[in-house]
RNA sequence: UAGGACAGAUGAUCGCGGCUGCAGGUGUCGAAAGACCGCAGGUGAGGAAAGUCCGGGCUUCACAGGGCAGGAUGCCGGAUAACGUCCGGUGGAGGUGACUCCAAGGAAAGUGCAACAGAAAUAUACCGCCGCGCAAGCGGUAAGGGUGGAAGGGCAGUGUAAGAGACUACCGCCUUCCUGGUAACAGGGAGGGCACAUGUAAACCCCAUUCGAAGCAAGACCGAACAAAAGCGUUGACGUGGCCCGCUAGCUUUAGGUAGGUCGCUUGAAAUGGCUGGUGACAGUCAUUCUAGAUAGAUGAUCAUCCAAUGACAUAACCCGGCUUACCGUCCUGCUUA
Numbered sequence: 001u002a003g004g005a006c007a008g009a010u011g012a013u014c015g016c017g018g019c020u021g022c023a024g025g026u027g028u029c030g031a032a033a034g035a036c037c038g039c040a041g042g043u044g045a046g047g048a049a050a051g052u053c054c055g056g057g058c059u060u061c062a063c064a065g066g067g068c069a070g071g072a073u074g075c076c077g078g079a080u081a082a083c084g085u086c087c088g089g090u091g092g093a094g095g096u097g098a099c100u101c102c103a104a105g106g107a108a109a110g111u112g113c114a115a116c117a118g119a120a121a122u123a124u125a126c127c128g129c130c131g132c133g134c135a136a137g138c139g140g141u142a143a144g145g146g147u148g149g150a151a152g153g154g155c156a157g158u159g160u161a162a163g164a165g166a167c168u169a170c171c172g173c174c175u176u177c178c179u180g181g182u183a184a185c186a187g188g189g190a191g192g193g194c195a196c197a198u199g200u201a202a203a204c205c206c207c208a209u210u211c212g213a214a215g216c217a218a219g220a221c222c223g224a225a226c227a228a229a230a231g232c233g234u235u236g237a238c239g240u241g242g243c244c245c246g247c248u249a250g251c252u253u254u255a256g257g258u259a260g261g262u263c264g265c266u267u268g269a270a271a272u273g274g275c276u277g278g279u280g281a282c283a284g285u286c287a288u289u290c291u292a293g294a295u296a297g298a299u300g301a302u303c304a305u306c307c308a309a310u311g312a313c314a315u316a317a318c319c320c321g322g323c324u325u326a327c328c329g330u331c332c333u334g335c336u337u338a
Base pairs, nucleotide, nucleotide: 001334002333003332004331005330006329008306009305010304011303012302013301014300016044017043019041020040021039022038024037027036028035029034046313050324051323053322054321055320056319057318058215059214060213061212070211071210072209073208074207075089076088077087078086079085090104091102092101093100094099105206106205110204111203112200113199114198126145127144128141129140130139131138132137153171154170156168157167158166173192174191175190176189177188178187179186180185219263220262221261222260228254229253230252231251232250239247240246270289271288272287273286274285275284276283277282307311
């Protein structure tokens, strides 16, 4: 410097959430099914479960097609379910180096902004230089000085009164061609002109690509009681073991979907190990495993022994892939420098 692993260990007792099994016909409720209680067994948080910042699955709603507005992204190729993530490159920046970092299109379409200093901030002459003039001053000039983060491409020469891309070589810039590369780009040739030439686009903006909205309190199903409506019923309904008699005043159905309950809910783009392909992200294949699922919400406490010794950061709530942030420390591997 890059990457990876662990996140106190073991035992005992008590306690909590799911699951499975058992038992109680004299544990409780209930007509029953069953629920609660009890006993036993097994199981029960993380690398970030966090922030909720991106992407996807899933669900409901919306949706012919096109456009405006708004958001996001912005070198190239690849990976992926998808991404603003990852991998491999290109270019730039930093470091002696291993290596790290980059929101990396456009400032030759337009607008805005740039404190102070400075004569002047995109347009100019303060000092200086040259010419004219007695002088004051006028004209030329961006070589040199001064101010500034930035001063009309850089530097050397020719040239000139002094200067100046005015001209020339080299560098830079632009256009075009050739070669290599999938591409970003790299190398080279020719030409142009310096009136494209300060910076800023996580300022407006322009260009290209892309985006429907809300989220498990999503949503699906069942559904009391009270109240409502309809029907039947004192000419005896319903019920009373099938029927008759007798008894008596209510009974049945419906819609809505409240209280409550069930599902969604954890078997999944899964995990572990091997093999194959690939530089890699990753993909394929074989074998094995099942690894919380609550609904006011469970993981804690005490003791003993040991250690690196007051053991960090922090506690699932629909599920995955990332990013970011927090973290006492310990261990392993590659490379660099001395």